[in-house]
RNA sequence: GAAAGAAAUAAAGCGCCAGAACCACUAUGGUGGUUGACGAGGAAGAGGCUUAUCGAAAAUUCGGCGGAUACCUCUCGGUGAUACGGCACCGUAGGUUUGUCACAAAUCCGGGGAGUAAUCUCCGGGACAAAAGGCAAACUCCGAUAUGC
Numbered sequence: 001g002a003a004a005g006a007a008a009u010a011a012a013g014c015g016c017c018a019g020a021a022c023c024a025c026u027a028u029g030g031u032g033g034u035u036g037a038c039g040a041g042g043a044a045g046a047g048g049c050u051u052a053u054c055g056a057a058a059a060u061u062c063g064g065c066g067g068a069u070a071c072c073u074c075u076c077g078g079u080g081a082u083a084c085g086g087c088a089c090c091g092u093a094g095g096u097u098u099g100u101c102a103c104a105a106a107u108c109c110g111g112g113g114a115g116u117a118a119u120c121u122c123c124g125g126g127a128c129a130a131a132a133g134g135c136a137a138a139c140u141c142c143g144a145u146a147u148g149c
Base pairs, nucleotide, nucleotide: 014066015065016064017063019062020035021034022033023032024031025030038055039054040053044075045074046073047072048071076091077090078089079088080087081147082146083145084143085142086141094140095139096138097137098136099135100134101133108125109124110123111122112121113120114119
């Protein structure tokens, strides 16, 4: 350097298409193609489980399959003054209440590119969420326990 074999590498609101809808061709039997969820947020480890959080929009965003950071249990390490146990919670941390802070993309409008078409893609413009979260304040865990103050 070449050949062969094996393994690995991608994406995680992510991938896929047997239904459906749509497009082209057609000898009307079909053949080929297109669509099929808009972002926010989300991973300690193992196992289990499946219609896995939040809103935007109003459309096949129909229907379905697979996967998955959801959820449950246990374990590890921690947070709630320290130690131990309980309880709750977190993988930066107890609970309750109040106040406060900031945040999206699609839709829409304008324009460009690819394709016979369905449709795909790019750029620009202007908006608008919720959950989780940040900050502040008040109150506040259990124990025949010990320590500290």
Predicted 3D model of a 149-nucleotide RNA (glmS glucosamine-6-phosphate activated ribozyme aptamer).
Model confidence (mean pLDDT): 78 of 100.
It matches the Rfam family "glmS glucosamine-6-phosphate activated ribozyme aptamer". The family's RNA type in Rfam is riboswitch. About the family: This entry contains a glucosamine-6-phosphate activated ribozyme that is found in the mRNA for GlmS. GlmS is an enzyme that uses fructose-6-phosphate and glutamine to generate glucosamine-6-phosphate. The ribozyme catalyses self cleavage of the glmS mRNA that is thought to regulate GlmS activity.